Source information
RNAcentral holds the sequence, with entries from Ribocentre. This is a predicted structure of a 113-nucleotide RNA (SAM riboswitch aptamer (S box leader)) from a Candidatus Parcubacteria bacterium.
RNA sequence: GUUGUAUCAAGAGGCAGUGAGAGAUUUGGCUCUGUGACCUGCCGGCAACACUUGGAUACGCGAGAGCGAAUUCAGCAGUGUGCCAACUCCAACCCGCUCGGGAAAGAUACCUA
Numbered sequence: 001g002u003u004g005u006a007u008c009a010a011g012a013g014g015c016a017g018u019g020a021g022a023g024a025u026u027u028g029g030c031u032c033u034g035u036g037a038c039c040u041g042c043c044g045g046c047a048a049c050a051c052u053u054g055g056a057u058a059c060g061c062g063a064g065a066g067c068g069a070a071u072u073c074a075g076c077a078g079u080g081u082g083c084c085a086a087c088u089c090c091a092a093c094c095c096g097c098u099c100g101g102g103a104a105a106g107a108u109a110c111c112u113a
Stems, first nucleotide, its partner, number of pairs: 004110005013043005021032003026092004044084003049080003052075006059068003088105001093102004
């Protein structure tokens, strides 16, 4: 990077380095930023996607003890990730109409080759 599935209204920042733009892309808006943003490093934290623990339900296998996989609920935070301004900052396309829903695109995890 490709395919598929799920989630995206909550949550969580200090220090140091650097020094000018940054918020994915295009346009418009809005916001952050020399009181140092973005980025990088260290430390800290948030969440709970996978690994992991327990329960429930209905299945399948088994003579049985039990085993398997699925869905769901709850737990832990050790491992692998992710994340720590603003709803994914907002809008753009569609539907009802100024707000809501959906789509597209994007992000993350797992799966696949």
The prediction has a mean pLDDT of 81.
Rfam family: SAM riboswitch aptamer (S box leader). Gene Ontology term of the family: regulation of gene expression.